A computed fold for a 102-nucleotide RNA from Aminobacter carboxidus, annotated as Glycine riboswitch aptamer. NCBI's taxonomy places the organism under Bacteria, Alphaproteobacteria, Hyphomicrobiales, Phyllobacteriaceae, Aminobacter. The sequence was found by an Rfam model in a public genome assembly. Its mean pLDDT, the model's own confidence on a scale to 100, is 79.
[in-house]
RNA sequence: CAGGCUGCAUUGGGAGAGAUCGGCCGCUGCUAGACGACACCGGCCGACGCCGACGGAGCAACCCCCCAGGAAACUCUCAGGCAAAAGUGACCAUGCAGUUGA
Numbered sequence: 001c002a003g004g005c006u007g008c009a010u011u012g013g014g015a016g017a018g019a020u021c022g023g024c025c026g027c028u029g030c031u032a033g034a035c036g037a038c039a040c041c042g043g044c045c046g047a048c049g050c051c052g053a054c055g056g057a058g059c060a061a062c063c064c065c066c067c068a069g070g071a072a073a074c075u076c077u078c079a080g081g082c083a084a085a086a087g088u089g090a091c092c093a094u095g096c097a098g099u100u101g102a
Stems, first nucleotide, its partner, number of pairs: 003100008012092002018048001020047007028039002031036001049082003055078001056076003062070002
C1' cells in the first nucleotide's frame, strides 16, 4: 500500500405478487319530499388466489467435529406484502471509520 472483513452514512441504483370477491363504516357527488339507492375514494373484518430481496423457520454443498454446532440468493410462508403513489427491500455503488494486510 492494493485487496479482504466489519460498522455507519446516502434525496444513489434496486424486484416480486388480485385496481379480486363479500360484509360493515366514513367522506364526497348525483337523484330524491325524507329514508334510501347508485358511483369514486379511504378504513376494518372475512374468503379464495398469489409473492419472496425485511424478519422468522427448515434442509443442503461445505466448514468444524468426542458429543454437538455453524451454514444460502435453495425451500416453507408464521409474521409481512400483492393498481399507481408510498412503504419493505437482499444485493450493488460511493464516502467515512475500525481491523487485517501478500